[in-house]
A computed fold for a 75-nucleotide RNA from a Xanthobacteraceae bacterium, annotated as transfer RNA. The coordinates come from a structure-prediction model, not an experiment, and the mean pLDDT is 82. NCBI's taxonomy places the organism under Bacteria, Pseudomonadati, Pseudomonadota, Alphaproteobacteria, Xanthobacteraceae. Rfam family: tRNA. About the family: Transfer RNA (tRNA) molecules are approximately 80 nucleotides in length. RNAcentral holds the sequence, with entries from ENA and MGnify.
């Protein structure tokens, strides 16, 4: 100091213009002698952060942060 990816619910991740999902964790009932499995139901999100484009942006440009790989220079 250049390129590339990535950043979404505690966790993994999906979705790539037109009301944010999904597993697993929670919470509550329910099954059971209790526990675990198991069924129902339910809460949880400034889509890393600004700013632009649109009629509308998680998605499309900029640019700022953070992580990860890669090249480069110093030493």
């Nucleotide at each position: 100091g250049g390129g590339c990816g990535c950043g979404u619910a505690g966790c993994u991740c999906a979705g790539c213009g037109g009301u944010a999902g999904a597993g697993c964790a929670c919470u509550u009932g329910g099954u059971c002698g209790a526990c675990a499995u198991c069924c129902a139901a339910g809460g949880g999100g400034u889509c890393a952060c600004a700013g632009g484009u649109u009629c509308g942006a998680u998605c499309c440009c900029u640019g700022u942060c953070g992580c990860g790989c890669c090249c480069a220079c110093c030493a």